[in-house]
RNA sequence: UGGGGAGUCGCCAAGCGGUAAGGCAACGGGCUCUGAACCCGUCAUUCGGGGGUUCGAAUCCCUCCUCCCCAG
Numbered sequence: 001u002g003g004g005g006a007g008u009c010g011c012c013a014a015g016c017g018g019u020a021a022g023g024c025a026a027c028g029g030g031c032u033c034u035g036a037a038c039c040c041g042u043c044a045u046u047c048g049g050g051g052g053u054u055c056g057a058a059u060c061c062c063u064c065c066u067c068c069c070c071a072g
Base pairs, nucleotide, nucleotide: 001071002070003069004068005067006066007065010024011023012022018055026042027041028040029039030038048064049063050062051061052060
């Protein structure tokens, strides 16, 4: 420098145009003499940044950033 892949809550991770599942952790509560375990509840006005398309974008397009792989 060229090609390909990835970037979603503190961590892992689903989603593939109709407005963000789940697990762990955290927080509040129940249970308990206390704790663990268990049970109930809460937890991403926002998806790496910025533009664009669309009635509507995490999902499509452009560009930039970071990481990984391949080719020199």
Molecule: transfer RNA
Organism: Candidatus Peribacteraceae bacterium